A computed fold for a 410-nucleotide RNA from a soil metagenome, annotated as Bacterial RNase P class A. RNAcentral holds the sequence, with entries from MGnify. It matches the Rfam family "Bacterial RNase P class A". By type it is a ribozyme.
RNA sequence: GAGCGGGCUGGGCGGCCGCUGAGCGAUUCCGAUCUUGGAAUCGACUUGGAGGAAAGUCCGGGCUCCACAGGACAUGGUGGUGGGUAACGCCCACCGGCCGCGAGGCCCGGGAAAGUGCAACAGAAAGCAGACCGCCCCGGAGGGGCUUGCCCCCUCCGGCGGUAAGGGUGAAACGGCGAGGUAAGAGCUCACCAGCGGGCUGGGUGACCAGCCUGGCUAGGCAAACCCCACCAGGAGUAAGGCCAAACAGAAAGGACCGGGGGCAACCCCGGACGGACCGGUCCGGUCCGUUAGUCACUUUCGGGUAGGCCGCUUGAGUUACUGAGCGAUCAGUUCCCCAGAGAAAUGGCCGCUCCCCCGCGACAGCUUGGCUGCCGCGGGGGUACAGAACCCGGCUUACAGGUCCGCUC
Repeated sequence: GAGCGGGCUGGGCGGCCGCUGAGCGAUUCCGAUCUUGGAAUCGACUUGGAGGAAAGUCCGGGCUCCACAGGACAUGGUGGUGGGUAACGCCCACCGGCCGCGAGGCCCGGGAAAGUGCAACAGAAAGCAGACCGCCCCGGAGGGGCUUGCCCCCUCCGGCGGUAAGGGUGAAACGGCGAGGUAAGAGCUCACCAGCGGGCUGGGUGACCAGCCUGGCUAGGCAAACCCCACCAGGAGUAAGGCCAAACAGAAAGGACCGGGGGCAACCCCGGACGGACCGGUCCGGUCCGUUAGUCACUUUCGGGUAGGCCGCUUGAGUUACUGAGCGAUCAGUUCCCCAGAGAAAUGGCCGCUCCCCCGCGACAGCUUGGCUGCCGCGGGGGUACAGAACCCGGCUUACAGGUCCGCUC
């Protein structure tokens, strides 16, 4: 100088006025009457008051309600191994693959011989493939040669003959290189490699790694294509939900039965069946309500009232510090602390000093003398980036001007 990984900050101090939660004090009102509760107002009183992402609403939960939350299918999600955690699609360590000189970074990480499908164009053919140019064999014709034999060479036609080594096309063509073999060729055979399968030994908790032996086995890519395999998942959500007060007005229609026992009757009990509600979709199973309608529950239609107050609402899977265990994520013990709770939505405005940033001017110093950098002084402007809790917590993702610290690499 250029990079990689991690952390902090994102104004400070003082004064004046303003907002809000809690506490304390005072006043008033309501209730209570052995105790004390609530509301409103005031106070020159004490004290707390936006974030690392509060954003996205992407995951996981806590909590609340729906029944007591069962089984299967479907649907959705995750996908190497071992740990951490309340849990996760998160975090840590390791394995494998790829990128980088490196510190490090990324990953779509189970299965392609279970099936279906996709890959433009080019090419004969793109995975049970395939013959365009070639090479070889057979038959026929013509020409030439000579050693005159149906011998050799060249050209053309035919065979639904053989071949996939050479050339071409393509991002990719059914292993590579060499030798043998063949009519010409081909893992057809062999040696050496690569990949794949099988076996054994050693290391490791494991994913895997290393080595040896063996098989001519070579059937490519894509599953962030459908799919198969393994594991996970009830639904809805703080406008959840609960309490208090106030007010009103109900009407109509609908569907669903049998048996047994008790009883004077009304009615009660049991069993099965039927109607309905609940369980994201479907089925099974289950629970509850009802079954001749006078009543209750349910479904549908018409019509009316209320929209007020309080809780949920912040003490948490909480933070700080130290010690121990662990490579680490983290865990355990001790210790310090309380750190927003608004309700149409509070945390703001002004001034002074200082700090930081930007612009201009001047002097000095350095340099590579067009100019740039550093330091000082003066003047002017700004408080700068991304951006504001709304039940809470653990993550991930995205945005971020300026400043600063630590470790590592070239």